[in-house]
RNA sequence: GAGCGAUAAAGGUAAACCCUGAGUGAUCGGGAGACGCAAAGUAAUAGGGUCUUUAACUACAAAGGCGUAGUGUAAGAUAGCCUUACUGCCGAA
Numbered sequence: 001g002a003g004c005g006a007u008a009a010a011g012g013u014a015a016a017c018c019c020u021g022a023g024u025g026a027u028c029g030g031g032a033g034a035c036g037c038a039a040a041g042u043a044a045u046a047g048g049g050u051c052u053u054u055a056a057c058u059a060c061a062a063a064g065g066c067g068u069a070g071u072g073u074a075a076g077a078u079a080g081c082c083u084u085a086c087u088g089c090c091g092a093a
Base pairs, nucleotide, nucleotide: 004091005090012037013036018031019030020029021028022027035080041086042085043084046083047082048081049078050077051076052075053074056071057070058069059068060067
């Protein structure tokens, strides 16, 4: 230096629920709280997945009604879904 990751040490992070704020929503910020995490650090302008809102189309329903499902345009969310890129603490086997 690369790889690897312990019944090690030090430190870190914080799911769900609850309170509060933002958003149509997915979801996010703060508080409180620990299910977990060796990258659960960063990147959503790298790819895939999932989710949300939505133009349009199709089918069905309805017939003063604006619904449901599918496809799907556009705009978003998620890095604690995976891969990827970059960075980083410790050191037993």